c-di-GMP-I riboswitch aptamer from a soil metagenome, 85 nucleotides, folded computationally.
RNA sequence: GAUAAAGGCAAAUCCGGUGAAAGCCGGAGACGCAAAGCCAUGGGUCUACCAUUGCGAAAGCAAUCACGACCGCCAAGCUGCCGAA
Numbered sequence: 001g002a003u004a005a006a007g008g009c010a011a012a013u014c015c016g017g018u019g020a021a022a023g024c025c026g027g028a029g030a031c032g033c034a035a036a037g038c039c040a041u042g043g044g045u046c047u048a049c050c051a052u053u054g055c056g057a058a059a060g061c062a063a064u065c066a067c068g069a070c071c072g073c074c075a076a077g078c079u080g081c082c083g084a085a
Base pairs, nucleotide, nucleotide: 001082008033009032013028014027015026016025017024018023031072037078038077041075042074043073044070045069046068051064052063053062054061055060
């Protein structure tokens, strides 16, 4: 970062699986992406099993909270194809 070339990834949705959930995995499928490759270090966002507190006879309900999650939210770090202006 181009009216280039060779490719790559795969949103929503559906099916199956897994998890308390957020989400993740596999298949189908392409919204898009010049890093939509890797990485949870700094922010941000999501969930709340457990835990604590309150209410309740109890079942349970509510609030707070990552040790959970998201790299296709931003930044940082590492790596990669091609080579017009």

The coordinates come from a structure-prediction model, not an experiment, and the mean pLDDT is 88. RNAcentral holds the sequence, with entries from MGnify.